[in-house]
Context: one part of a larger RNA
Molecule: small-subunit ribosomal RNA, central domain
Organism: uncultured bacterium
RNA sequence: UUGGGCGUAAAGGGCGUCUAGGCUGCGUCUUAAGUUGGGCGUGAAAUCUUCUGGCUUAACCGGAAGGGUGCGUUCAAUACUGGGACGCUUGAGGGCAGCAGAGGGAGGUGGAAUUCCCGGUGUAGCAGUGGAAUGCGUAGAUAUCGGGAGGAACACCAGUGGCGAAGGCGGCCUCCUGGGCUGUACCUGACGCUGAAGCGCGAAAGCGUGGGGAGCGAACGGGAUUAGAUACCCCGGUAGUCCACGCCGUAAACGAUGGAUACUAGGUGUUGGUGGUAUUGACCCCAUCGGUGCCGCAGCUAACGCAUUAAGUAUCCCGCCUGGGGACUACGGCCGCAAGGCUAAAACUC
Numbered sequence: 001u002u003g004g005g006c007g008u009a010a011a012g013g014g015c016g017u018c019u020a021g022g023c024u025g026c027g028u029c030u031u032a033a034g035u036u037g038g039g040c041g042u043g044a045a046a047u048c049u050u051c052u053g054g055c056u057u058a059a060c061c062g063g064a065a066g067g068g069u070g071c072g073u074u075c076a077a078u079a080c081u082g083g084g085a086c087g088c089u090u091g092a093g094g095g096c097a098g099c100a101g102a103g104g105g106a107g108g109u110g111g112a113a114u115u116c117c118c119g120g121u122g123u124a125g126c127a128g129u130g131g132a133a134u135g136c137g138u139a140g141a142u143a144u145c146g147g148g149a150g151g152a153a154c155a156c157c158a159g160u161g162g163c164g165a166a167g168g169c170g171g172c173c174u175c176c177u178g179g180g181c182u183g184u185a186c187c188u189g190a191c192g193c194u195g196a197a198g199c200g201c202g203a204a205a206g207c208g209u210g211g212g213g214a215g216c217g218a219a220c221g222g223g224a225u226u227a228g229a230u231a232c233c234c235c236g237g238u239a240g241u242c243c244a245c246g247c248c249g250u251a252a253a254c255g256a257u258g259g260a261u262a263c264u265a266g267g268u269g270u271u272g273g274u275g276g277u278a279u280u281g282a283c284c285c286c287a288u289c290g291g292u293g294c295c296g297c298a299g300c301u302a303a304c305g306c307a308u309u310a311a312g313u314a315u316c317c318c319g320c321c322u323g324g325g326g327a328c329u330a331c332g333g334c335c336g337c338a339a340g341g342c343u344a345a346a347a348c349u350c
């Protein structure tokens, strides 16, 4: 537990999809369940209020009247909510015509660079650092030229550029495939919003089986530094990083800001369309729709700041918070091969 809140103080679920549920556009008719009003019944006594009576008074007790949330029934009202019927097009979806894109999956392919191998030239150094050393090199290294192997990543273009629900996505080509935007106003006619569960997706690391392994590189070895140096620096280097399939399900999964709709000054970039204007044409300019930035008014905010991409003004739905520690813990349950994940206390203490 009424409430008040959730960008940074505690608090937005990592993201999507959908079920139940909650909420739901405009018009007409109908119904009268909710709602509203009246009547009737009931609402025991005691208690409560008023009047009154009895104990010398009061407390207390007796009598009368009133009041009584509500419930039942009946009659009526019909603005709103609900049920039913019919209709509408602005919400939503579809059609048609276009557009942009690192959106996803599969296959193929290219060049630069690193490393290694082979051969040529060539000789004493190379590498590395703050300075060094370990290391590599006369068994010919480094450098340089030619050839070859293999793996991983794609310089420039590149942009508070683009795409995606999020995680995320970047050489080029082909195939398969999702979503979005604009124009039109042809079709359907509220088909919508949200969404507990459920289901799916989900960086990196990690796990299982098999492959691969160039560079990088936890662990580990060595060299330095240092009082020490289980580090920072250097030389090596295994898992891993890569691929296939299957798990894991976490994150500062961040805009630390849930989704939808409507409304509320402007200015200036950029990106994708469309219309107009203009022109030989691309531009320029104007208008408009969608995205993405910056600045800024009103308003909001504890302040910082936010400000048509709201943290403004409102409505609907979901999630979450309720002093710090104990505790992203224990126990139990569910999930996992494991690592562990999800859910989640209390004693005690300040």
Stems, first nucleotide, its partner, number of pairs: 003322004007304002012318001014201004021194003025088007033081002035077008048066007091191001092188003095184005103177007110154001115149007125136002162169002206247006215241002220236004258317006266295011299306002323350003332343004